[in-house]
């Protein structure tokens, strides 16, 4: 340099919950707000959890796991 890998710094993301708005709804999005996070960046492929008008159509990457992309660089 590359892989694992996660000390320092310096930036970064944002759970509850409050606000506004969208959706029958799980739930998003903006905004304020920090429990947390080294992929808490992105992708529903496999399990899982929810929701719906349930041979079926959605959500949830911050459930596990796979995939794929990165910044820093101590031991």
């Nucleotide at each position: 340099c590359c892989u694992c890998c996660g000390a320092a710094a310096a930036g970064g993301c944002a759970a509850a919950c409050c606000c506004g708005g969208c959706g029958c709804g799980a739930g998003c999005c903006g905004g304020g707000g920090a429990c947390g996070c080294a992929a808490a960046g992105c992708c529903a492929c496999g399990g899982g959890g929810c929701c719906c008008u349930c041979g079926g159509g959605g959500u949830c990457a911050g459930c596990c796991g796979g995939g794929u992309u990165a910044c820093c660089g101590a031991a």
A computed fold for a 75-nucleotide RNA from Cryobacterium tepidiphilum, annotated as c-di-GMP-I riboswitch aptamer. The coordinates come from a structure-prediction model, not an experiment, and the mean pLDDT is 89.